Predicted 3D model of a 72-nucleotide RNA (transfer RNA) from Vicugna pacos. The RNAcentral record of the sequence draws on Rfam. It matches the Rfam family "tRNA". About the family: Transfer RNA (tRNA) molecules are approximately 80 nucleotides in length. Rfam classes the family as a transfer RNA. NCBI's taxonomy places the organism under Eukaryota, Eumetazoa, Tetrapoda, Amniota, Vicugna. The prediction has a mean pLDDT of 83.
[in-house]
């Protein structure tokens, strides 16, 4: 320096135009003489930034920024 891919919850990852979910983590309840295991409901997200298209954009498009494949 060119190339191709990705950024969603603390972490791992689904989702795909119509206001976002799983799993494990977390903290409470309940179950035990306790801890664990189980079980319940809960909390937890400016959907990486920035413009565009469209009625509506996490989705599509273009740029930037990290991170990565691959050629040099």
């Nucleotide at each position: 320096g060119g190339u191709a891919g990705u950024a969603u919850a603390g972490c791992u990852c689904a989702g795909c135009a119509g206001u976002a979910g799983a799993g494990c983590a977390u903290g409470u309840g309940c179950u035990u003489g306790g801890c664990g295991u189980g079980c319940a409901a809960a909390a937890g997200g400016u959907c990486c930034u920035g413009g565009g298209u469209u009625c509506a954009a996490u989705u599509c498009c273009c740029a930037g920024u990290g991170c990565c494949u691959c050629c040099g």